[in-house]
Context: one part of a larger RNA
RNA sequence: UGGCGGGGACCCGCACAAGCGGUGGAGCAUGCUCUUCAAUUGGCUGAUAACCCAAGAACCUUACCAAGGCUUGACAUGUAUGAAGUAGUGAACCGAAAGGGGAACGACCGGUAUCCAGUCCGGAGCUUACACAGGUGUUGCAUGGCUGUCGUCAGCUCGUACCGUGAGGCGUACCCUUAAGUGGGUUAACGAGCGCAACCCCUACUGCUAGUUGUAUCACUCUAGCGGAACUGCCGCGGCAACGCGGAGGAAGGUGGGGAUGACGUCAAGUCGGUAUUGCCCUUACGCCUUGGGCUAGAAGCAUGCUACAAUGGUCGGCACAAAGGGUCGCAAAGCCGCGAGGCUGAGCUAAUCCCAAAAAACCGGCCCCAGUUCGGAUUGGAGUCUGCAAUUCGACUCCAUGAAGCCGGAAUCGCUAGUAAUCGUAGGUCAGCUAUACUACGGUGAAUACGUUCUCGGGUCUUGCACA
Repeated sequence: UGGCGGGGACCCGCACAAGCGGUGGAGCAUGCUCUUCAAUUGGCUGAUAACCCAAGAACCUUACCAAGGCUUGACAUGUAUGAAGUAGUGAACCGAAAGGGGAACGACCGGUAUCCAGUCCGGAGCUUACACAGGUGUUGCAUGGCUGUCGUCAGCUCGUACCGUGAGGCGUACCCUUAAGUGGGUUAACGAGCGCAACCCCUACUGCUAGUUGUAUCACUCUAGCGGAACUGCCGCGGCAACGCGGAGGAAGGUGGGGAUGACGUCAAGUCGGUAUUGCCCUUACGCCUUGGGCUAGAAGCAUGCUACAAUGGUCGGCACAAAGGGUCGCAAAGCCGCGAGGCUGAGCUAAUCCCAAAAAACCGGCCCCAGUUCGGAUUGGAGUCUGCAAUUCGACUCCAUGAAGCCGGAAUCGCUAGUAAUCGUAGGUCAGCUAUACUACGGUGAAUACGUUCUCGGGUCUUGCACA
C1' cells in the first nucleotide's frame, strides 16, 4: 500500500422485514448429469452452466457411427505438359446412392485464314504432374475480436507543487448534501482526464404544417415532420450555502416513466466449433462424397417451464372492447363440401386500401352442487388431414373411444415496489412441416405492502487489529 476480521462508525440495494404469487409433491415438455450404445457429435458446470451455443436434429443440417466410394480432390491461385470430335449434355450396363462406365449429340471468344464447329495460334474449359487445397483435428494457459460477472456500483487516475530516506502519501481527507468523487463549506494543495449527469431514441400534454390509402363529407380522432413545455422557475418554512420539506399552478414535479449507453480493473472466467490467427498434428486421410443409422436410448438424480388439483370454477349459448406485427416462391376474403383437421374454387392485396384476424379474460343468461366429479387431462386403441422425394426409427394437427397421477405440496428456495406483481389473450423471427409449454415483442384487466435497518447476502467510504501478500 492492499487484502482479510464471527472489529468499529456511516450509507445503499426486492438484501432482510411487510406483502402478493410461485418452485420443491403430481403428469407432461425441454435441457443437463449418469448409465447404455456401433454412435448416442462437441462445447458450457457455484454465483457468472443446465428452453445455454441451437431464431426451430425425419433427409439436409451434422461435426458422431456402420457400410460403399474419390484422391490436385466439393472450393482457390500458379507453373509445366498433353489432347482437337475439345468444353458441355450424357444413353446402355454395375450400384442403395455416391461413384464407375462411356454409345450418341455437340459448342463459345480474340487474331489468322477466310466463310467455316472441324486450317493455324491464343483464351475459356479439360487431362496429367507439381506447388498446394482441405481439416467442426489440438492448444481460449500463445492470441485478436467479442461476451459474462463484480455493477449502471461510484469509483479509477494524471500533471505541477508540497510531505516522507524510501515504499508511498496528499489532491480523493473533514462537515453538510445527493441517485452519484452530485454539489456546497473548510483545508498544502491548484488544476485536469476516464467514469456520473447531460447530449441520442421511445413515451405522456400541446401548437403549427401536410394530409394519401383514414372519414359517407367537413372537422375531430388519427397518421408523421418541425416546434413548445419542467428550470426547484414561483410561494412558505429550515439552512451560511449546497440543498431538504410543504404548497400553488400544471398533462407531467423535483432524474416525470422506460431504453441505449458499462470507467481503471478482477475471475490465466467463456469462446481456436461464428469468423480471424501463432505453434503442433493428418495428407489414397484426422480431407471429400453417398446410403442408412444416431444426436429422440433410460434404472436413477438435478435445473427451467407448462397444465392442473377446481365453484373467484367447468361447460353451453349470446354479446362487446386492443395494440404491435407479417404477407407476391406470399397472405388469402366470400361461396360450396366435410362433425373437424382440412379440401375445391378464387375476389382483393407489392399493403393506413386487401388478407392473416376469431382477440381472450370481461359482461348477460342456462346447466353442474363439492364428488377423484360435467375437476384434471396423461396414457393407449381406432379412423383421418396436411407438409414433404420420404413421417418406421422420429412430425404436427383432427375426430371417436379410453380416461392415469393429482384434493395445494417436507426441509428448503425464487420473483416482484405500479400500470409493477398476478392474470388474459395477440403477433413475429427461425421455418417445407414441426417436438414453441421456448424466445422476442404487443396490448387487455389490474392489486397488496414497505414499521424499519437488529439480523441474512452483496456493495461503497472512513477507521482499527493482523502470525497474510
Small-subunit ribosomal RNA, 3' major domain from an uncultured candidate division WWE3 bacterium, 469 nucleotides, folded computationally. The sequence was found in a public genome assembly. The prediction has a mean pLDDT of 83.